[in-house]
RNA sequence: UGAGUCAGCCAGACAGUCGCUUGGCGUAGCCAAGAGGAAAGUCCGGGCUCCAUAGAGCAGGGUGCCAGGUAAUGCCUGGGGGGCGUGAGCCUACGGAAAGUGCAGCAGAAAGGAUACCGCCGCGGGUACAUGUAUUUGCGGUAAGGGUGAAAAGGUGCGGUAAGAGCGCACCGCGCGACUGGUAACAGUUCGUGGCGAUGGUAAACCCCACCUGGAGCAAGACCAAAUAGAAGUCCGAUGGUGCGGCUCGUACUGGACUUGGGUAGGUCGCUUGAGCCUGAUGGUGACGUCAGGCCUAGAUGAAUGACUGUCCACGACAGAACCCGGCUUAUCGGCCGACUCACGUU
RNA sequence: GCCCCCUUAGCUCAGUUGGUUAGAGCACCCGACUCAUAAUCGGUAGGUCCCCUGUUCAAGUCAGGGAGGGGGCA
Numbered sequence: 001u002g003a004g005u006c007a008g009c010c011a012g013a014c015a016g017u018c019g020c021u022u023g024g025c026g027u028a029g030c031c032a033a034g035a036g037g038a039a040a041g042u043c044c045g046g047g048c049u050c051c052a053u054a055g056a057g058c059a060g061g062g063u064g065c066c067a068g069g070u071a072a073u074g075c076c077u078g079g080g081g082g083g084c085g086u087g088a089g090c091c092u093a094c095g096g097a098a099a100g101u102g103c104a105g106c107a108g109a110a111a112g113g114a115u116a117c118c119g120c121c122g123c124g125g126g127u128a129c130a131u132g133u134a135u136u137u138g139c140g141g142u143a144a145g146g147g148u149g150a151a152a153a154g155g156u157g158c159g160g161u162a163a164g165a166g167c168g169c170a171c172c173g174c175g176c177g178a179c180u181g182g183u184a185a186c187a188g189u190u191c192g193u194g195g196c197g198a199u200g201g202u203a204a205a206c207c208c209c210a211c212c213u214g215g216a217g218c219a220a221g222a223c224c225a226a227a228u229a230g231a232a233g234u235c236c237g238a239u240g241g242u243g244c245g246g247c248u249c250g251u252a253c254u255g256g257a258c259u260u261g262g263g264u265a266g267g268u269c270g271c272u273u274g275a276g277c278c279u280g281a282u283g284g285u286g287a288c289g290u291c292a293g294g295c296c297u298a299g300a301u302g303a304a305u306g307a308c309u310g311u312c313c314a315c316g317a318c319a320g321a322a323c324c325c326g327g328c329u330u331a332u333c334g335g336c337c338g339a340c341u342c343a344c345g346u347u
Numbered sequence: 348g349c350c351c352c353c354u355u356a357g358c359u360c361a362g363u364u365g366g367u368u369a370g371a372g373c374a375c376c377c378g379a380c381u382c383a384u385a386a387u388c389g390g391u392a393g394g395u396c397c398c399c400u401g402u403u404c405a406a407g408u409c410a411g412g413g414a415g416g417g418g419g420c421a
Base pairs, nucleotide, nucleotide: 001343002342003341004340005339006338008336009335010334012312013311014310015309016308017307018306020034021033022032023031024030025029036318040329041328043327044326045325046324047323048217049216050215051214055249056248057247058246060213061212062211063210064209065079066078067077068076069075080094081092082091083090084089095208096207100206101205102202103201117146118145119142120141121140122139123138124137125136126135127134128133129132154172155171156170157169158168159167173196174194175193176192177191178190179188180187181186221269222268223267224266231260232259233258234257235256236255240254241253242252243251276295277294278293279292280291281290282289283288348420349419350418351417352416353415354414357373358372359371360370376390377389378388379387397413398412399411400410401409
């Protein structure tokens, strides 16, 4: 200098004029505050509300390496295994195939312990040329070589054999046992042992194992006011029925379901002080915790922040709260700043 | 704001680890029949299974993320 990797912050600013919403004080107004890092998707976890039972169980659903964090999670942090990258780093749906069942088309000789298509070797026979070759056929042995496939009886080397094969040996790999380190997952230039695949693949296939799990949702729900028709019909009915996904038990109550028709659709609360934010100290590798001090920061409901002027500038992308919070995912113009890796060159 | 459903041929829909076939009807085209048309009969063609990533030997189908469309709650 170039190319990359990881992480953090900001999200137009200032001034003036008019305008909008909420709260407070006071009254022809004044003061204060007034959309996001994703407010989005509605994918997760909760707080809160209702269902008397939120009791027990089954089914169903969810998660899946280990250890921590958190109110909790499928989230976050750190570590382990595997994969990618020269590297900084990145990805990971990562329990179990020896509990059982299922699946693998086509190709190939053969697809779960299954193989002999081409080959290699041995013992015979025939034909042709010619005295040894070529070709063909029968029997036996073989799975090292070749081919097919996503996948075909561990790998390399040496020996051995008629030709081969863990057939034997050395090293690697694998299984079992012990030891060491680590909370653990796991690791080991550790030791012993076995020729060793009855450890082939596949569970985002059924399944087994471990852990978690009531259901609905603020349009939940509570209160006030007003109006109407405390209406009509059908079915079931105490051995029954109802009680907010299904089934069973338990338990509480005594009616429940369907159809037709009529009235209301107004107001208040829920509604913003929170597992809240900021600063400092401190413990921890870190997520985060503890202590002290400070701050109050939208609550609309046909839906509030807009218009104009001037200056600066990074010349503004994606984009607007509707009960609240913690995450994940997606969209995105730019600016500032820190650490690390690689390549080239210079000192 | 919240809760659900759908996307396959020109159109309307089946199909869905129940995996290695993508189908039916209508429409279009061709032929037969008819004086001619319609009806009827036969045949051909027509498909990025909304998009992307992943699992698996193999994905329309299974899983995750995104896009578009529809319904309900008061």
The prediction has a mean pLDDT of 77. Two RNAs folded together computationally: RNase P RNA and transfer RNA, 421 nucleotides in total. It holds a member of the Rfam family "Bacterial RNase P class A". Rfam classes the family as a ribozyme.